This is a predicted structure of an 88-nucleotide RNA (c-di-GMP-I riboswitch aptamer) from an uncultured Clostridia bacterium. Model confidence (mean pLDDT): 87 of 100.

[in-house]
This record gives sequence, structure tokens and C1' cells, in this order.
RNA sequence: GGCCGAUAAGGGCAAAGCUUUCCAAAGAAAGCGACGCAAAACCAUGGGUCUAAGGGUGAUUUUCACCUAUGAUCGCCAGGUUGCCGGC
Repeated sequence: GGCCGAUAAGGGCAAAGCUUUCCAAAGAAAGCGACGCAAAACCAUGGGUCUAAGGGUGAUUUUCACCUAUGAUCGCCAGGUUGCCGGC
């Protein structure tokens, strides 16, 4: 340096839920909490998924329906970058 691996050692992260805040929403942040994770560290590059404020179309029941990320998700997949330990 490359590949493989999580049992050992030292550890790390933190699902759902609850509280508060941001937010149009999805969702995010902090605290508590642990479902799990050998990259569940980081990146929105490709795909997927979620939301639809704004924009568009339709209808006219003055309210609804549909389409659309520039929004979000890395704990959906792939890819990129970096890292602890061990084996070869």
C1' cells in the first nucleotide's frame, strides 16, 4: 500500500419515541433514549424515495385535483474521500 474481516482490545455512532426550536412541507438541530451499524464518518455526483412553498395545467364546488425541485434523504442503493484494530 492492497484485499478480507469484526472475535479480541480500545472505543465510536445512535433507530423509534418524548421535549424544545427551525420549517410551507418533507425534514433538520439540541437534549433524553438505544433499533441497530465494521465505516450508521464526510460528500447530493448518478439512480431511487419523500415533500410541493413557488410555478404550471385543469375544474369551478372559491376550494380542490394533477404536474414540477430550486427543498430533503448518505441509517435507500451505487460512486468518491478519509479512518481504528486484526489477518493475509